[in-house]
RNA sequence: GGGCCCGUAGUUCAAUGGGAGAACGCCUGCUUUGCAAGCAGGAAGUUGCCGGUUCGACUCCGGUCGGGUCCACCA
Repeated sequence: GGGCCCGUAGUUCAAUGGGAGAACGCCUGCUUUGCAAGCAGGAAGUUGCCGGUUCGACUCCGGUCGGGUCCACCA
């Protein structure tokens, strides 16, 4: 330098053009003498960034940044 994959909640991951969600974690309440477990509820996201297509974009297209992997080149 070239190809491919990934980037979404604190963490691990879903969502293949029309409601941004789950689990764990966190907070509150109930339960307990207390803790844990359990139950109920809640908070937490400019979907890496910029732009484009579309009535509508996490999703499609272009660019860019970061990570992974393979190949090539130089020494």
This is a predicted structure of a 75-nucleotide RNA (transfer RNA) from a Planctomycetota bacterium. Its Rfam family is "tRNA". The family's RNA type in Rfam is transfer RNA. Rfam links the family to the GO term triplet codon-amino acid adaptor activity. The same sequence occurs in records of 3 taxa. The RNAcentral record of the sequence draws on ENA and MGnify.